This is a predicted structure of a 472-nucleotide part of an RNA (small-subunit ribosomal RNA, 3' major domain) from an uncultured Oscillospiraceae bacterium.
It was read from a public genome assembly.
[in-house]
Context: one part of a larger RNA
RNA sequence: UGACGGGGGCCCGCACAAGCGGUGGAGUAUGUGGUUUAAUUCGAAGCAACGCGAAGAACCUUACCAGGGCUUGACAUCCCGGUGACCGGCAUAGAGAUAUGCCUUUCUCUUCGGAGACACCGGUGACAGGUGGUGCAUGGUUGUCGUCAGCUCGUGUCGUGAGAUGUUGGGUUAAGUCCCGCAACGAGCGCAACCCUUAUUGUUAGUUGCUACGCAAGAGCACUCUAACGAGACUGCCGUUGACAAAACGGAGGAAGGUGGGGACGACGUCAAAUCAUCAUGCCCCUUAUGUCCUGGGCCACACACGUACUACAAUGGCGGUCAACAAAGAGAGGCAAUACCGCGAGGUGGAGCAAAUCCCUAAAAGCCAUCCCAGUUCGGAUCGCAGGCUGCAACCCGCCUGCGUGAAGUUGGAAUCGCUAGUAAUCGCGGAUCAGCAUGCCGCGGUGAAUACGUUCCCGGGCCUUGUACA
Numbered sequence: 001u002g003a004c005g006g007g008g009g010c011c012c013g014c015a016c017a018a019g020c021g022g023u024g025g026a027g028u029a030u031g032u033g034g035u036u037u038a039a040u041u042c043g044a045a046g047c048a049a050c051g052c053g054a055a056g057a058a059c060c061u062u063a064c065c066a067g068g069g070c071u072u073g074a075c076a077u078c079c080c081g082g083u084g085a086c087c088g089g090c091a092u093a094g095a096g097a098u099a100u101g102c103c104u105u106u107c108u109c110u111u112c113g114g115a116g117a118c119a120c121c122g123g124u125g126a127c128a129g130g131u132g133g134u135g136c137a138u139g140g141u142u143g144u145c146g147u148c149a150g151c152u153c154g155u156g157u158c159g160u161g162a163g164a165u166g167u168u169g170g171g172u173u174a175a176g177u178c179c180c181g182c183a184a185c186g187a188g189c190g191c192a193a194c195c196c197u198u199a200u201u202g203u204u205a206g207u208u209g210c211u212a213c214g215c216a217a218g219a220g221c222a223c224u225c226u227a228a229c230g231a232g233a234c235u236g237c238c239g240u241u242g243a244c245a246a247a248a249c250g251g252a253g254g255a256a257g258g259u260g261g262g263g264a265c266g267a268c269g270u271c272a273a274a275u276c277a278u279c280a281u282g283c284c285c286c287u288u289a290u291g292u293c294c295u296g297g298g299c300c301a302c303a304c305a306c307g308u309a310c311u312a313c314a315a316u317g318g319c320g321g322u323c324a325a326c327a328a329a330g331a332g333a334g335g336c337a338a339u340a341c342c343g344c345g346a347g348g349u350g351g352a353g354c355a356a357a358u359c360c361c362u363a364a365a366a367g368c369c370a371u372c373c374c375a376g377u378u379c380g381g382a383u384c385g386c387a388g389g390c391u392g393c394a395a396c397c398c399g400c401c402u403g404c405g406u407g408a409a410g411u412u413g414g415a416a417u418c419g420c421u422a423g424u425a426a427u428c429g430c431g432g433a434u435c436a437g438c439a440u441g442c443c444g445c446g447g448u449g450a451a452u453a454c455g456u457u458c459c460c461g462g463g464c465c466u467u468g469u470a471c472a
Base pairs, nucleotide, nucleotide: 001472002471003469004468005467007466008465009464010463011462012461013460015456016455019420020419021418022417023416026311027310028309029308030307031306032305033304034302035301042053043052064297065296066295067294068293069292070291073127077126078125079123080122081121082120083119084118088103089102090101091100092099093098106117107116108115109114129286130285132284133283134282138280139279140275141274142273143271145269150189151188152187153186154185155184156165157164158163169180170179171178195263196262197261198260200231201230202229203228204227205226206225209221210220211219213218234257237251238250239249240248241247313413317372318371320369321368322367330361332359335354336353340349341348342347379410384405385404386403387402388401389400390399426448427447428446429445430444431443432442
């Protein structure tokens, strides 16, 4: 000087408390451990691994296993020889990779001998290749403490020196934010602001949007809305407190008040944190194999254990009927698909319109009436049987959906534990990426819409000052 203390002081945070809803019990989905396996590819490991890499494992992906093949190679450059191609089509053998045969098939120059370009086949070796090892050799990227308020420097001063001072103190703040004081005076990276979005409004612009006119066409741009530029909030004004300060509290005006709400933005560093399997890369290793092609299998196994979710255990509910309403944000050409018809339904036929403020996905769901009468039920839907639909060469291993039947556990969950302070929790649907098909996951969107916070004694984490130390 740090670090640590079941030392002290001050302060903060859904940290506790006050509340609301969960997890832990059940079934299922998914990830992990373990076990099994020919293989169940690899990585991630307290918080900060475990619906994580994976924004989508039937083949492919795929890295794993079994078997069948290749050895200058699936891919790149160079050299030599041959052919005229490459692409495309057909036949045979084979599980396919592949092998054989047939058809079709180049360009430029030319002294018509040939030369060159390009492509394929064969050969030779230089080489290719490696998702092989090392994240404790690395770059890059990322997590975390933590959006915590800190981390430093120049000059000066003090100290023999390590170092100190500044950065401590009195107030204040979300903040090393600001004020005052002070052997310090300044400065940098952080904080804040500048950026995006949302809440109000003005101007401009009105089509595909809107409608005071109209049945429509039309007409218009007031309104809704769209999208560009502005305005607006700054403790600016008033009062009180305060040290005549910074600031705090209350009030006015205002759509909004003290950082208005949300986002992006992450200082010096810590964890030899994570990643050699995104990529790049040193060194080591393999080279008829640790490379590469193919078929099939596996990544989906299942006495068990854990994490994260979904659905429930019901009456604030289930089911049936009736229909009448109200969103936002997105996607759409190998795409989204309306009206119509067929089917109980999944879906099918067909195809108007739309590269989309125009058309379409698109129906929002929570409402009203009737019924059920507290039951393992008209709750719950697992599991299983049958019959179908869709995608796709192909749904056996191993997809999703529909109809009929079946109808398991489950009656609110021990110890323990998690999230959340407002348009939040809870609850209700909708969309998108990935994607041929396949979300209860992820990322977004809106609808309805609470309760509680006395307070900081205690638990956890953090900041500043101070004290002790067999620690560095």